[in-house]
Context: one part of a larger RNA
RNA sequence: UGACGGGAACUCGCACAAGCGGUGGAGCAUGCGGUUUAAUUCGAUGCAACGCGAAGAACCUUACCAGGUCUUGACAUAUUAAUGACCAUCUUAGAGAUAAGAUUUUCCUUCGGGACAUUAUUACAGAUGGUGCAUGGUUGUCGUCAGCUCGUGUCGUGAGAUGUUGGGUUAAGUCCCGCAACGAGCGCAACCCUUGUUAUUAGUUGCUACUAUUCAGUUAAGCACUCUAAUGAGACUGCCUGCGAUGAGUAGGAGGAAGGUGGGGAUGACGUCAAAUCAUCAUGCUUCUUACGACCUGGGCUACACGCGUGCUACAAUGGUUGGUACAAAGAGAUGCAAGAGCGCGAGCUGGAGCUAAUCUCAUAAAGCCAAUCUCAGUUCGGAUUGUAGUCUGCAACUCGACUACAUGAAGUUGGAAUCGCUAGUAAUCGCGAAUCAGAAUGUCGCGGUGAAUACGUUCUCGAGUUUUGUACA
Numbered sequence: 001u002g003a004c005g006g007g008a009a010c011u012c013g014c015a016c017a018a019g020c021g022g023u024g025g026a027g028c029a030u031g032c033g034g035u036u037u038a039a040u041u042c043g044a045u046g047c048a049a050c051g052c053g054a055a056g057a058a059c060c061u062u063a064c065c066a067g068g069u070c071u072u073g074a075c076a077u078a079u080u081a082a083u084g085a086c087c088a089u090c091u092u093a094g095a096g097a098u099a100a101g102a103u104u105u106u107c108c109u110u111c112g113g114g115a116c117a118u119u120a121u122u123a124c125a126g127a128u129g130g131u132g133c134a135u136g137g138u139u140g141u142c143g144u145c146a147g148c149u150c151g152u153g154u155c156g157u158g159a160g161a162u163g164u165u166g167g168g169u170u171a172a173g174u175c176c177c178g179c180a181a182c183g184a185g186c187g188c189a190a191c192c193c194u195u196g197u198u199a200u201u202a203g204u205u206g207c208u209a210c211u212a213u214u215c216a217g218u219u220a221a222g223c224a225c226u227c228u229a230a231u232g233a234g235a236c237u238g239c240c241u242g243c244g245a246u247g248a249g250u251a252g253g254a255g256g257a258a259g260g261u262g263g264g265g266a267u268g269a270c271g272u273c274a275a276a277u278c279a280u281c282a283u284g285c286u287u288c289u290u291a292c293g294a295c296c297u298g299g300g301c302u303a304c305a306c307g308c309g310u311g312c313u314a315c316a317a318u319g320g321u322u323g324g325u326a327c328a329a330a331g332a333g334a335u336g337c338a339a340g341a342g343c344g345c346g347a348g349c350u351g352g353a354g355c356u357a358a359u360c361u362c363a364u365a366a367a368g369c370c371a372a373u374c375u376c377a378g379u380u381c382g383g384a385u386u387g388u389a390g391u392c393u394g395c396a397a398c399u400c401g402a403c404u405a406c407a408u409g410a411a412g413u414u415g416g417a418a419u420c421g422c423u424a425g426u427a428a429u430c431g432c433g434a435a436u437c438a439g440a441a442u443g444u445c446g447c448g449g450u451g452a453a454u455a456c457g458u459u460c461u462c463g464a465g466u467u468u469u470g471u472a473c474a
Base pairs, nucleotide, nucleotide: 001474002473003471004470005469007468008467009466010465011464012463013462015458016457019422020421021420022419023418026313027312028311029310030309031308032307033306034304035303042053043052064299065298066297067296068295069294070293073124077123078122080120081119082118083117084116088103089102090101091100092099093098106115107114108113126288127287129286130285131284135282136281137277138276139275140273142271147186148185149184150183151182152181153162154161155160166177167176168175192265193264194263195262197233198232199231200230201229202228203227206223207222208221211220212219236259239253240252241251242250243249315415319374320373321372322371323370324369325368331362332361333360336355337354341350342349343348381412386407387406388405389404390403391402392401428450429449430448431447432446433445434444
């Protein structure tokens, strides 16, 4: 000087407390461990692994296993020699990769040759083999915590100190005052995006107050309103009062759409964990080289006495079922989204208007509201499991897809110890969309609808910051 303390003081955080809802019990989905297996590919393992890499394993993917095959190779460059094809189509054999055969047959040229392809040759290719403790790059974490440093000066024999400590204040090393310090840098804040108010400009594919049309913003008409999207305005403790050192600031108030960082995002200092990644990629060294490389078929990654994590659905009456009826936002669409119509109980099929989208489509939002019924039951709750019959995607749904109809109707009556999230348009609850994607979400990422309770406070638990103190630690 740090680090540590079941030392001290001060401060903060959904850290506790006050509340609301969960997990832990059930069934299923999904990931992991374990076990099994020819293989169940590999990585990730306290917080910070476990719906993680994977924004999507039937084949492919695929790295694993079995079997069948190749050896200058599936891919690249170059040398030399030979050939003139290669591609494509067809036939035969085969699980296919391939093998054999048939058909077909080049281009440019300065005529030396070149391009392309095949065969042979050797230099080499190749490796999702190893090492993340050799590395780059990228990322997590403490933590959006308020810290981390430097120059000159001064002090100290020196390691170092000072500045950065102190008194206030702040979300903040934020600012003020003081001070052997004076300044500066990386962080904080601001600048960026979005949302909340408004003005101007613009008015189609958007909108409709007024006028007509007929009841569809449909058409004429209009751009007031809504909306869209470009440029501006607006918030700065600016104003008032109190407190305060007359300071920084703080409490209340006014005006205002908004008030003290308005809400949300992006943004992550010096560093820590030899943290993660050699399987995104790049890369040193090392290992393999008729195989640890390459191709193919089938299988596996989907196994199942069990343990754990994360979720979904429930256990019902604030509910289930049936009928009627209302209101979104944000997205996607040409190998695409697909309307009206017809068929089917339905999944869906037939057919194809329109749309390169403020025009058309996906697309009926659901919870809600109105009525009827059920009447507290393992039930008209709950839907697992299983049988039969089907639909769709796709060469192909047996291993191993999703969905539909009929039948079946399991556990489950609110969950031990323990433990998690959340402070406002939040929790809870309700649907909608997208990426990936032929097909395959209860996951992920977004979108809106309805919309709470509680916070006395900082004694305690956990983590963090500053100062101080002790030290068998460095």

Small-subunit ribosomal RNA, 3' major domain from an uncultured bacterium, 474 nucleotides, folded computationally. The coordinates come from a structure-prediction model, not an experiment, and the mean pLDDT is 83. The full RNA is in RNAcentral, with records from ENA and SILVA.